[in-house]
RNA sequence: GCCCCCGUGGCGCAGCUGGAGAGCGCAGCGGGCUUCUACCCCGCCGGUCGCAGGUUCGAUCCCUGCCGGGGGCG
Numbered sequence: 001g002c003c004c005c006c007g008u009g010g011c012g013c014a015g016c017u018g019g020a021g022a023g024c025g026c027a028g029c030g031g032g033c034u035u036c037u038a039c040c041c042c043g044c045c046g047g048u049c050g051c052a053g054g055u056u057c058g059a060u061c062c063c064u065g066c067c068g069g070g071g072g073c074g
Stems, first nucleotide, its partner, number of pairs: 001073007010026004019057001028044005050066005
């Protein structure tokens, strides 16, 4: 230098052919249970989907360029 994959709440992930409220688990917070803690149960909070453009009525999803991580080739 070229090619491929990945980037989604604090962490680990899902999101199928673009379609309309972006979910799951853990963590956190509140409550229940318990003498207390843990376990368990209920509820809640938190994400401008890496950044910037473009296409479209509509983009996490498609296109382009960057940035970061991993792998391969030279």
The prediction has a mean pLDDT of 80. Predicted 3D model of a 74-nucleotide RNA (transfer RNA) from Ornithinimicrobium humiphilum. Lineage of the source: Bacteria > Actinomycetes > Micrococcales > Ornithinimicrobiaceae > Ornithinimicrobium. Rfam family: tRNA. The family's RNA type in Rfam is transfer RNA. RNAcentral holds the sequence, with entries from ENA and Rfam.